Predicted 3D model of an 82-nucleotide RNA (c-di-GMP-I riboswitch aptamer) from Acetobacterium paludosum. The organism belongs to Acetobacterium, within Bacteria.
[in-house]
C1' cells in the first nucleotide's frame, strides 16, 4: 500500500419498541430507547425485496411511480494486534 479484524485505543452509529408528525401504502422525519454493527458512513441509473396504479376486488405476467443501504453490490473511509 492492499487484503485482514483483536478480551487493543479514540471514538461512532441506533433495531425492536413508544410519542408526535407526513404518506394511499411500502414507509420516513424528531425525540426517548439499545438489538446489535469494522464501515449500521454514502450511494436507487446493478441485483433483490416490499408498497400503489393499469385491475375485474381471484391470482399471476407486463408497463409506470414510490420507497429499502440494518438484502447483497459500488465508492470513500479510522486503529494498526495476529
Nucleotide at each position: 500500500u492492499c487484503a485482514c479484524g483483536a478480551c487493543a485505543a479514540a471514538g461512532g452509529c441506533a433495531a425492536a419498541c413508544c410519542a408526535a408528525c407526513u404518506g394511499a401504502a411500502a414507509a420516513g422525519u424528531u425525540g426517548g430507547g439499545a438489538c446489535g454493527c469494522a464501515a449500521a458512513g454514502c450511494u436507487a441509473a446493478g441485483g433483490g425485496c416490499c408498497c400503489u396504479u393499469c385491475a375485474a376486488g381471484a391470482a399471476a405476467a407486463u408497463a409506470a411511480g414510490g420507497g429499502u443501504a440494518g438484502c447483497c453490490g459500488g465508492c470513500u473511509a479510522u486503529c494498526g494486534a495476529a
Annotation: The coordinates come from a structure-prediction model, not an experiment, and the mean pLDDT is 83.